This is a predicted structure of a 472-nucleotide part of an RNA (small-subunit ribosomal RNA, 3' major domain) from an uncultured bacterium.

[in-house]
Context: one part of a larger RNA
């Protein structure tokens, strides 16, 4: 110049306090470590690894182990020959493959032969999720959406190097404003973008119903009002107004307004820091395998279990569980799909079958509320284990699948030290959907219903910026 300090100052943030709900103890789901294994494939390790790579291991996936097979190879390119491609049945086998065996002879064409595709043959050569993320590229974390990092020309300093970027105010901000040997400028902030909250213009079908008719029903005429739907626009600028202020910038209030001081969310991540992650997305430099470290195939493992963390789900009950009756959503999805309605069944679910490639048809709501029961018990709470019987997906549910109904009816009666999340439509509680998926979420990204309490403040504790004093 930096960097560090359990050295002062100043600020800032769910950083503390204030509060609400967990987590840590239980039972199960799920990643990890470890330990087991013939093999439990690899990889991610404080923060920033651990429901992460995995938007979905029964087979395939799969990289791993065993065991049977291949070696110019499953895959590209070149050359020589031979057949069109293709295709039907049976034989041995787990099968991979091995042999027999049927149908077919097409297309272009200058009549040599050509194109796509199959065998066979010989060589360059193909393969490698074999190592190295510490040779790398690209792409991602992270501090941290924190205000901040830098560059010309001047100046000053012998020089490294200072100034500018400090400094007096403000701000969420190196936001702005006054001051200055500095004057400018670039990369960040802010703004442009998408959403949400209000209004208007356009446009009314598959959406909408206010008036008139019509119905069981916005069913049907009928309307374009009002909801919605989507495209332009229009609004919000500290712009009016009063204080304070340095007459600045900017605070305080207050008016109109659907909305007020960055409105509310998103997207957007500066120079850099971790030899930070990733040769297993790719892409690559070296190094290494080449009848194997490549290629297939069967069945096994990735699902193992004395244990220990991490995240999570349901729960210990009455603000509650059980019947029973009765409303209200948003986003999305759907033809090898969504699956109405109706019969079967106690159910999962089958048969039957209408609509709808969808603002039209379909999936298709809970908690809310209303009435009744349990009365505090390991219980009408919990729901795990196990035993039986089914159901669906699929070639295949034994290892190792999810779903029903019947019996079982662990622990658990609020959780030690300890720890985490959250500031409003947020915590909290309640469903709903999607992707992947044939079939398998308590996971992950989405949506809507219901809907709080607190924030005195700057002692302490964590992190993060600023400038400055001294010491190493």
């Nucleotide at each position: 110049u930096g960097a560090c300090g359990g050295g002062g100052g100043c600020c800032c943030g769910c950083a503390c306090a204030a509060g609400c709900g967990g987590u840590g103890g239980a039972g199960c789901a799920u990643g990890u470590g470890g330990u087991u294994u013939a093999a439990u494939u690899c990889g991610a390790u404080g923060c920033a690894a651990c429901g992460c790579g995995a938007a979905g291991a029964a087979c395939c996936u799969u990289a791993c182990c065993a065991u049977c097979c291949c070696u110019u190879g499953a895959c590209a390119u070149a050359c020589a020959g031979a057949g069109a491609a293709c295709u039907u049945u049976c034989u041995a086998g787990a099968g991979a493959u091995a042999g027999a065996u049927u149908g077919g002879u097409g297309c272009c064409u200058u009549c040599g032969g050509g194109a796509a595709c199959u065998c066979u043959g010989a060589u360059a050569c193909a393969g490698g999720u074999g190592c190295u993320g510490c040779a790398u590229g690209g792409c991602u974390g992270u501090c941290g959406u924190c205000a901040g990092c830098u560059c010309g020309u001047g100046u000053c300093g012998u020089g490294a190097g200072a100034u500018g970027u400090u400094g007096g105010g403000u701000u969420a901000a190196g936001u702005c404003c006054c001051g200055c040997a500095a004057c400018g400028a670039g990369c960040g902030c802010a703004a442009c973008c998408c959403u949400u909250a209000u209004c208007a213009u356009u446009a009314g079908u598959u959406g909408c119903u206010a008036c008139c008719a019509u119905u069981u029903a916005g069913u049907u005429g009928a309307g374009a009002a009002c909801u919605c739907u989507a495209a332009u626009g229009a609004g919000a600028c500290u712009g009016c107004c009063g204080g304070u202020g340095a007459u600045a910038a900017a605070c305080c209030g207050g008016a109109g307004g659907a909305a007020g001081g960055c409105g509310g969310g998103g997207a957007c991540g500066a120079c850099g820091u971790c030899a930070a992650g990733u040769c297993a997305u790719c892409a690559u430099g070296g190094c290494c395998c080449u009848u194997a470290u490549g290629g297939g195939a069967u069945g096994g493992g990735c699902u193992a279990c004395a244990c220990a963390c991490g995240u999570g789900c349901u729960a210990c009950a009455a603000u509650g569980g059980g019947a029973a009756g009765u409303a209200c959503a948003a986003a999305g999805a759907g033809c090898a799909g969504c699956c109405a309605a109706c019969u079967g069944g106690c159910a999962a679910c089958a048969g039957u079958g209408c609509g709808c490639g969808a603002a039209u048809c379909u999936c298709a709501a809970a908690a809310a509320c209303u009435u009744u029961u349990c009365g505090u018990a390991g219980u009408c709470c919990g729901g795990a284990u196990u035993g039986g019987a089914g159901u669906c997906u699929g070639c295949a549910a034994c290892u190792c699948g999810a779903c029903u109904c019947c019996a079982u009816g662990a622990a658990g009666u609020c959780g030690g030290a300890a720890u985490c999340g959250c500031u409003a439509g947020u915590a909290a509680u309640c469903g709903c959907g999607a992707a992947u998926c044939a079939g398998a979420a308590u996971g992950u990204c989405g949506c809507g219903g219901u809907g709080a309490a607190u924030a005195c403040g700057a002692u302490u504790c964590c992190c993060g910026g600023c400038g400055u004093c001294a010491c190493u």